[in-house]
RNA sequence: CUCUUAUCCAGAGAGGCGGAGGGACCGGCCCUGCGAAGCCUCGACAACCAGUCAACGCAAAGUUGAAUAUGGUGCCAAAUCCGACAGAAAAAAUUUCUGGGAGAUGAGAG
Numbered sequence: 001c002u003c004u005u006a007u008c009c010a011g012a013g014a015g016g017c018g019g020a021g022g023g024a025c026c027g028g029c030c031c032u033g034c035g036a037a038g039c040c041u042c043g044a045c046a047a048c049c050a051g052u053c054a055a056c057g058c059a060a061a062g063u064u065g066a067a068u069a070u071g072g073u074g075c076c077a078a079a080u081c082c083g084a085c086a087g088a089a090a091a092a093a094u095u096u097c098u099g100g101g102a103g104a105u106g107a108g109a110g
Base pairs, nucleotide, nucleotide: 001110002109003108004107005106006105007104008103013042014041015040016039017038021031022030023029026083027082028081043076045074048072049071050070052066053065054064055063056062080102085099086098087097088096089095090094
């Protein structure tokens, strides 16, 4: 980088360095010198994978469930901030709903 698969209306910030951007892209709407991005330290959240326990199983593999937070990730403004494409309904400004696309993260494969 590509592919497969699961999840995405819940949750959770302080300090130091830094010094103008950030929210992926486009439009909107926001955040930001009462300090953006980025880096570091500590902390929190969550429970995807591993690990632990239990059940099924002769066993191994595996499946299911539970408790946790030891390890690997992740994450800590706003629903993935909202929309974008297609369809449906109500309406004629637009709104709501469904599906898809894109993206993010985990796990697996190449």
Molecule: SAM riboswitch aptamer (S box leader)
Organism: Chloroflexota bacterium